Molecule: transfer RNA
Organism: Candidatus Daviesbacteria bacterium
RNA sequence: GGUCCGGUAGCUUAACGGUAGAGCAACUCCCUCUUAAGGAGCAGGUUCAGGGUUCGAUUCCCUGCCGGAUCA
Numbered sequence: 001g002g003u004c005c006g007g008u009a010g011c012u013u014a015a016c017g018g019u020a021g022a023g024c025a026a027c028u029c030c031c032u033c034u035u036a037a038g039g040a041g042c043a044g045g046u047u048c049a050g051g052g053u054u055c056g057a058u059u060c061c062c063u064g065c066c067g068g069a070u071c072a
Stems, first nucleotide, its partner, number of pairs: 001071007010024004018055001027041004048064005
C1' cells in the first nucleotide's frame, strides 16, 4: 500500500429502514449477626465523525478517523 471485518451504556454485545434492547457491572431495597450468594427495583446511549438518499437511518451510499485479520 491492496482486500476484508468491526466501532452502539462502564464492559460484552443485539436490533427485516419505523419508540435503541439484553447480560454483567453500578445504585436502591429485601434477605443475612456480617460478607458472599439469592430476590425485587431503578438509572445509565449526541449508536466513531462529517456528508448524502429517504416522510423516517444503528441499518443503505460516500469520505475520513480508530482497531483487528489477511496479502504483498